[in-house]
This record gives sequence, C1' cells and structure tokens, in this order.
RNA sequence: GAAGCGAGCCAGGCGAUCGCUGCAUCACCUCCGGGUCAUGCAGAGGAAAGUCGGGACUCCAAAGGGCAGCGUAGCGGGUAACUCCCGUCCGCCGUGAGGCGAGGAUCAGAGCCACAGAGACGAGCCGGUUAAGUCCGGGUGAAACGCGGCAAUCUCUACGCGGAGCAACACCAAAUAGGCAGGCGACGACGUGGCCCACCGAGCCUGCGGGUAGGUGGCUUGAGCCGGGCGGCAACGCACGGCCUAGAGGAAUGAUCGCCGGCGGCCCGCGAGGGCCGUCACAGAAUCCCGCUUACCGGCUCGCUUCACAU
Repeated sequence: GAAGCGAGCCAGGCGAUCGCUGCAUCACCUCCGGGUCAUGCAGAGGAAAGUCGGGACUCCAAAGGGCAGCGUAGCGGGUAACUCCCGUCCGCCGUGAGGCGAGGAUCAGAGCCACAGAGACGAGCCGGUUAAGUCCGGGUGAAACGCGGCAAUCUCUACGCGGAGCAACACCAAAUAGGCAGGCGACGACGUGGCCCACCGAGCCUGCGGGUAGGUGGCUUGAGCCGGGCGGCAACGCACGGCCUAGAGGAAUGAUCGCCGGCGGCCCGCGAGGGCCGUCACAGAAUCCCGCUUACCGGCUCGCUUCACAU
C1' cells in the first nucleotide's frame, strides 16, 4: 500500500420566525368539569419496524392432577426470563484473522433411502466354488447385509409451557326496558380460548325490537441512564456518586428562511480557487422492559489477518 476479519460509535450542524403536545408559574373567564392568554422548560429511534422469543403488569374461582399439543437439546456459566448472551469441546468452511452448526438417542418400534442397480433391509443378478444359498469375488450406488444411512420423519429420553392480553383492567357519568320469543341448566349450566378430572354454584345462550358508545386512571421512576472503582477470561455481577430523559390518544414532535458541512452535476478561471443547481439514508413512539431478525446514504475509532514492496 492492497484485500479482508471482528468489535464499537455517529446518523448533517448552528440560528431566526410561525405553529403543535406535555409540565410549571402568572393573569382572566367559568355552567367549577374546565377553558383561554403570556412566560419558561422539555418533546422519537438505532432500529421507535417485524410482532418472532422471553418477562413485568392486569384479568380469569384456583394456577392443582392427567392426557393431548407445542417448544428446547454437547458441556459449563450469565440473566427476572428466553429459542437470547458468554466461555469451551467436537464437526464443517476459509491460506488466515475468523465464520457457521436443532450438536441427546437408530441395542424399543415404525417409516423413508432419488438416479443407477437383481436387490435399499426383503430379496437375490453375473462368475467361480461346496456335501449344502456352503463360501469367495464382481457390477450399481452416498450406502449392499454390517450393530447400513436419515430423528429440521413419526417416535423415545430429559427439561419447560394454564389462557387471554393496556382495545388488559379499574372508576365516574350518560342511556334505556329488568321488553317479547325460543333453547340450556341443581342429573350442575355459564364461568376459561384443546379435552378430562378436581373446584365453584344460578343463572346462561340465541333471535327480534330499541338504545349508549363520553371522561378519568392504568401512563411512564425503571430488571432505568451516566461515571469511575472492585470481582470475573467473558456474558455479567457488586457497592458508591450523580441524573430524571416524550407521554400523544384519530393520535403532538412540523413548516419556511439564512449560514456552514458532506456528496453529485454544470459553468467560469492558466492556476490556486470561485459561482449556480440538486441532494443528505432507513425510517416515525402508542403499557413497559430484555433479546432476536429485518431495513439503512455516508462517515469515524480500535484490535487483528493475508499478500506485495521498502528498510
């Protein structure tokens, strides 16, 4: 210098004006529910996405037993938990840094084994051989009788899993009718979204007719973030100090302008350089958290590998 490997980080910057959402304070209005104005502060992401794995939280009478079903699978560790993460063994790929792996069991049973081949586990081709399908060899094939191969086929073993999800759920207010018809139910309905047992104990389902569908809480202080320290190979843990960082709800986080920056194009200039235009990714919170996966213009940092050259 070139080509790579592995980690981590940023996600155009600054300012002005006009708006939107939340909170605090002041003022005014009020039907006392709240509304309006002003000022100040705060206001999307590394993936907010897919909703795939796991949890917190809420509800179901309890979260019990059995069957079914689903998931996981070397060994050890981390975590609230996981199908996640770390370490390590083995196998495969790569010259290498490294990458990938559903990686238990085929001495329980079943199923499958393309093409070729007589035959893929029950049968028996060709040549030789023997008392004897008795023994040897050939050919096909990934595999040919042997304890064959496949478990990302059923299955077996071990372990785990109750269901639904913030449109959960709770409260307030409004509306009306507790109406009519049919059905089920103490021989136990409904309740729970696989089934049964166990539990509970009086109402439930469908249709017709008619109506309500507004507000508040849940809601953001949390397995939280930052800093250095200690323990550990690491994932991670422990104590200390500091910080408070969106909370909307038909759903705010926007628009315009100026300057600077990156990239691309055109023009001017001998040149240094200057001017104009375009563009700056993927994307958009919705109860919260930990992961995984996917999308992504451009750029930065650190460690390492291979090759070439120079000393």

Background: The prediction has a mean pLDDT of 76. The RNA shown here (Bacterial RNase P class A) has 311 nucleotides and comes from Usitatibacter sp. A source record names the gene rnpB. Of the family's consensus pairs, 98% are formed in the model. It matches the Rfam family "Bacterial RNase P class A". Rfam classes the family as a ribozyme.